[in-house]
Context: one part of a larger RNA
RNA sequence: GAGCGAACGCUGGCGGCGUGCCUAACACAUGCAAGUCGAACGUGAACGGGGCAACCCUAGUAAAGUGGCGUACGGGUGAGUAACGCGUAGGUAAUCUACCCCAGAGUCUGGAAUAACCGGCCGAAAGGCUGGCUAAUACUGGAUAGAGCGACGGAAGCCGUAAUCGGUUUUUUCGGGAAAGGGAGGCAGCAAUGCCCCUCGCUUUGGGAUGAGCCUGCGUCUCAUUAGCUAGUUGGUGAGGUAAUGGCUCACCAAGGCUUUGAUGGGUAGCUGGUCUGAGAGGAUGAUCAGCCACACUGGAACUGAAACACGGUCCAGACUCCUACGGGAGGCAGUAGUGGGGAAUCUUGCGCAAUGGACGAAAGUCUGACGCAGCCACGCCGCGUGAGUGAAGAAGGCCUUCGGGUUGUAAAGCUCUGUCGGAGGGGACGAAAAUUCUUACGGUGAAUAGCCGUAGGAACUGACGGUACCCUCAAAGGAAGCACCGGCUAACUUCGUGCCAGCAGCCGCGGUAAUACGAGGGGUGCAAGCGUUGCUC
Numbered sequence: 001g002a003g004c005g006a007a008c009g010c011u012g013g014c015g016g017c018g019u020g021c022c023u024a025a026c027a028c029a030u031g032c033a034a035g036u037c038g039a040a041c042g043u044g045a046a047c048g049g050g051g052c053a054a055c056c057c058u059a060g061u062a063a064a065g066u067g068g069c070g071u072a073c074g075g076g077u078g079a080g081u082a083a084c085g086c087g088u089a090g091g092u093a094a095u096c097u098a099c100c101c102c103a104g105a106g107u108c109u110g111g112a113a114u115a116a117c118c119g120g121c122c123g124a125a126a127g128g129c130u131g132g133c134u135a136a137u138a139c140u141g142g143a144u145a146g147a148g149c150g151a152c153g154g155a156a157g158c159c160g161u162a163a164u165c166g167g168u169u170u171u172u173u174c175g176g177g178a179a180a181g182g183g184a185g186g187c188a189g190c191a192a193u194g195c196c197c198c199u200c201g202c203u204u205u206g207g208g209a210u211g212a213g214c215c216u217g218c219g220u221c222u223c224a225u226u227a228g229c230u231a232g233u234u235g236g237u238g239a240g241g242u243a244a245u246g247g248c249u250c251a252c253c254a255a256g257g258c259u260u261u262g263a264u265g266g267g268u269a270g271c272u273g274g275u276c277u278g279a280g281a282g283g284a285u286g287a288u289c290a291g292c293c294a295c296a297c298u299g300g301a302a303c304u305g306a307a308a309c310a311c312g313g314u315c316c317a318g319a320c321u322c323c324u325a326c327g328g329g330a331g332g333c334a335g336u337a338g339u340g341g342g343g344a345a346u347c348u349u350g351c352g353c354a355a356u357g358g359a360c361g362a363a364a365g366u367c368u369g370a371c372g373c374a375g376c377c378a379c380g381c382c383g384c385g386u387g388a389g390u391g392a393a394g395a396a397g398g399c400c401u402u403c404g405g406g407u408u409g410u411a412a413a414g415c416u417c418u419g420u421c422g423g424a425g426g427g428g429a430c431g432a433a434a435a436u437u438c439u440u441a442c443g444g445u446g447a448a449u450a451g452c453c454g455u456a457g458g459a460a461c462u463g464a465c466g467g468u469a470c471c472c473u474c475a476a477a478g479g480a481a482g483c484a485c486c487g488g489c490u491a492a493c494u495u496c497g498u499g500c501c502a503g504c505a506g507c508c509g510c511g512g513u514a515a516u517a518c519g520a521g522g523g524g525u526g527c528a529a530g531c532g533u534u535g536c537u538c
Base pairs, nucleotide, nucleotide: 001538002537003536004535006534007533008532009531010530013384014383015382016381017380018379020376021342026340027339028338030337031336032335035069036068037067040066041065043063048057049056050055076295077294078293085220086219087218088217089216090215091214092213095212096211100208101207102206103205104204105203106202107201108142109141110140111139117132118131119130120129121128122127149175150174151173153172154171155170156169157168158167159166160165181200182199183198185196186195187194188193221267222266223265228258229257230256233255234254235253236252237251238250239249240248270292271291272290273289274285275284276283277282297318298317299316300315301314320331321330322329323328348374350373351372352371356370357368358367359366360365387417388416389415390414397408398407399406400405421479423474424473425472426471427470431465436460437459438458439457440456441455442454443453444452445451482527483526484525485524486523487508488507489506493522494521495520496519497518503510504509
C1' cells in the first nucleotide's frame, strides 16, 4: 500500500446491488419446511337449509383407509476424514440404472385374502387384541414367448488384453421363466355385457440418454524430541457374498507385505473451481456462488426400494428433555423464522407460489421456508446530495500581533437563481407467456360428419413484489458533515495552560518554566457519509 463474512470509538441524508453465528456439530418453546393421484379400489358423513312427517338438498362432497409414484431430489452443516476423500488423466472385456426417448413382441385364464367398516375387549395415554363383511393396477396359481438367462452345450467368423483368458456376430438343440387394467366416443342390446376405435397404463426384449458403483497412474499440511509397523497381516487354491472386481468374508496352504524416496505413530485439516496479495515467481486462504465428499442428539444395525444403511423412516443401546393414573409412553432445528446460552460479534416467529425449478396428476390443480420478494444492520461496493452565481464597508465576533496590522475571508450577511434527494398531490408499469378453456381451419387415426391426437390462427384467464419503479405538478435553500491528524518518517503552526507532573507514543522519542510532540483555543492538512483504532493476510 492492498484486502476483510470483521469488531470497537465518534459521527450519520438518500438510493441501487450484494453480504450477514467465523464462537457452543451447545440446548431448544411455537408455527411452517413432502406430498399427491377419485382417469387404480371399496367405503362414505355432518353442520346448515327445505318439509307436518317420511324424506330431499348439502353430496357421492369432506374425511379416513387399501393401492401407485414421490419422500435417496431440493435445503442445512463441516463434526469426522491426511483418505482413491478431493483434483486431474484413464479403465470397467468386472457393473447397475426407477422415471424419460426410439424400436420389436405381448397384455390369455383362474384363485384366496385383507384394511377401511360393524361388533366385543384391554389401556390414563400412546396404542393394541379379537370375531365378522368387502374391492382393486394389492397378493397369488396356470397358460403362452425369444433377441434375455442357464448349459464347463455344438459349429463358423471377427476383435481385444501384460496375462490367467475374454468380448462380439450368425446359426442350432434343450431347460425353466411375464403381465393389469382405467378413461372418452361409436355400434348392438331392456340390462348385464359384447364388438370397433382412441388414449393413459402394464409385461418382455434390444438400443439410447441420464445418474451411480468399483479400480488405477500422478498430485495433496506438519513433527524423526515418532524408527520400526503388520496374523486376514501379504499371496495362492476353493467356496460364500455383491449389480460387480477384490481377504470383502470363510476353510486350507505358503511366509510373506510396508519402511529413511519417511512406514507406523502424534498433531492439525473437509477437498476443489476459486478468493486476497504480488510485476511475476510465490505466499496466505477455501465466507457468499459452483462441483465433489462426509454428517444429521451419540454409537450400532438392518428393512423397503432402481438407488439409503435414509436430516423432518424403522429397530437396539446411551445421555438429555417432556407427559404419566407409576403400569408405561413421547422427542431430536447442522431446514426456515425464532428463544436461551456462549461471544468483541452476525437479521424478521414477514408476503407469495405471479415467475424459475421440483413432486404427484390425463388435466384442472394441489404441495413446495427450494425459490421469487419484502423487513433489519453504513457490514461492503457503487452512485447522488448537503446548493449555484454575485457580493469588500475586506462588517461584526474569534485568534494572533512588532499595536502598524494580519488572519478566519467571498467566507457570512445582502441581492439574483435552481430544484437533485427528502416532503405533498396526481398518473402508473416491464417482469406474462406458456399451460388450460372456448373457437376456426387443416392433417392423422377411424366405418364415421363421433371421439382422440397433432399443427396453425383468434379470444378469455393469471403479479407476491406494489400503488413499488418511473413520469408529471406544487411549495421551499428550506430537512442533510463529520472524523482523524499537524516533531521527523508524513501533507499540515501558532498562543495559552501544565512543569519528568498530568499525559503522549507505530518507530525514533516528547514532558524537569517560553513544549510546533501533553491539554485547550485559533488556524491548517487529509479523507468524507464516513473517519479513525484494533485484529488477521500478502
RNAcentral holds the full RNA, with entries from SILVA.
This is a predicted structure of a 538-nucleotide part of an RNA (small-subunit ribosomal RNA, 5' domain) from a metagenome.
Model confidence (mean pLDDT): 83 of 100.
Rfam family: Bacterial small subunit ribosomal RNA.